[in-house]
RNA sequence: GGUUGAUAAGGGCAAAACCGCUGAAAAGUGGUGACGCAAAGCUAAAGGGACUAAAUUGGCAAUGAUAUCCCGUAUCCCAUAUCCAAUAUGUCAGCCAGCUACCGCC
Numbered sequence: 001g002g003u004u005g006a007u008a009a010g011g012g013c014a015a016a017a018c019c020g021c022u023g024a025a026a027a028g029u030g031g032u033g034a035c036g037c038a039a040a041g042c043u044a045a046a047g048g049g050a051c052u053a054a055a056u057u058g059g060c061a062a063u064g065a066u067a068u069c070c071c072g073u074a075u076c077c078c079a080u081a082u083c084c085a086a087u088a089u090g091u092c093a094g095c096c097a098g099c100u101a102c103c104g105c106c
Stems, first nucleotide, its partner, number of pairs: 001106002004104002012037002017032006035094001041099003047096002049092003055087005064076005
């Protein structure tokens, strides 16, 4: 230095699930637990990608008022609990990427 991981040693990390805590959520975190991992170490503040949508914006419907005898229809107004859509300022590096590194090998 390597577009290196056959063998060996010391070891390391810990998916899903369950429980506690934090969070609107995605997710994070502690415990139990091991699916896997040779970088499953670090970087999400400016490489790509993925997840979420509290908040904001837009929309549908509903509720309400008025007109009409009723059904229905028309008009008007207001706000947002719910629903739909867009957007990160939220999150993920165990998706790729970037950076650094132990042991062995060449």
A computed fold for a 106-nucleotide RNA from Paenibacillus oryzisoli, annotated as c-di-GMP-I riboswitch aptamer. Its Rfam family is "c-di-GMP-I riboswitch aptamer". Rfam describes the family as follows. GEMM was predicted in a large-scale screen for bacterial structured RNA regulatory elements. The sequence was found by an Rfam model in a public genome assembly. The model forms 95% of the base pairs in the Rfam consensus. The prediction has a mean pLDDT of 78. Taxonomically the source falls in Paenibacillus (Bacteria, Bacillati, Bacillota, Caryophanales).